Record summary:
The RNA shown here (Lysine riboswitch aptamer) has 183 nucleotides and comes from Caldicoprobacter oshimai DSM 21659. The organism belongs to Caldicoprobacter oshimai, within Bacteria. The sequence was found by an Rfam model in a public genome assembly.

C1' cells in the first nucleotide's frame, strides 16, 4: 500500500429528526351550566349484554334566552437530546385509561417481536380532525444525500477528482483504531 473481518470511537445528508417550556391565532361565542317553551318515555356509553340509579314532582330530543370553557393539534421564540435521528404496520401481553358498576368489544397508552422507509417537498385517492391546517396511509413526480457500475474529461498507472447516465438501500456510508492475509 491492498484485501477482509470485527465491533469501538467520530462524522455527513438539511426548510434534517423527536422532546420540553413560554407566548399567539384558531377551536368558538361551540360545549357545559342555569332559566323559559316545545315535546311526551325514556335515558345515564362509541357498540351489545346484565346490574343500578334518575324519570308523568315531566326522560331523550329540538328552540330561545343568560353566562361561557378546555384538550388534541397548528405558528413563532428559545432550550434539551440526536442521524433509524424518527415514523409507521401486524401479532402479542399490559387491563393501565376512557362508562354509575361489572363482561364483552372498541378506541388511546405503554412494553416486546417481526416487517417497511436514506431525506425532506409536491400532486392524486383515502383516513383522522372544528377545519382548505397538521398528522398518517396508497401510488407517482422531480430534487438531494450516499455507494455501485459505465461513459467522458483531467491529472503518469493503480488510483483520485469533476461532469453525466443507470441501479441499490441505512442490518447503508466516510474517517479512525484493532485483528489476520498477501505484495
Nucleotide at each position: 500500500a491492498a484485501g477482509c473481518a470485527g465491533u469501538u470511537u467520530a462524522g455527513a445528508g438539511g426548510c434534517g429528526c423527536a422532546c420540553c417550556u413560554u407566548u399567539c391565532a384558531a377551536g368558538a361565542g361551540u360545549a357545559a351550566g342555569c332559566a323559559g317553551c316545545u315535546g311526551g318515555a325514556g335515558a345515564a356509553u362509541a357498540c351489545g349484554g346484565g346490574g343500578u340509579u334518575c324519570g308523568a314532582u315531566g326522560a331523550a330530543a329540538g328552540c330561545u334566552g343568560u353566562c361561557g370553557a378546555a384538550a388534541g393539534g397548528g405558528g413563532a421564540a428559545g432550550g434539551u437530546g440526536c442521524c433509524g435521528a424518527a415514523g409507521g404496520a401486524u401479532g402479542u401481553g399490559g387491563u393501565a385509561u376512557g362508562u354509575c358498576c361489572c363482561c364483552g368489544c372498541c378506541a388511546u397508552c405503554c412494553a416486546c417481536c417481526u416487517c417497511c422507509u436514506g431525506g425532506g417537498c409536491c400532486c392524486u385517492g383515502g383516513g383522522u380532525u372544528a377545519a382548505g391546517a397538521g398528522c398518517c396511509c396508497u401510488g407517482g413526480g422531480a430534487c438531494u444525500g450516499u455507494c455501485a457500475u459505465c461513459a467522458u474529461u483531467g491529472g503518469a498507472a493503480g488510483c483520485c477528482a469533476a461532469u453525466g447516465a443507470u441501479g441499490g438501500a441505512g442490518c447503508g456510508c466516510u474517517a479512525a483504531c484493532u485483528g489476520c492475509u498477501u505484495u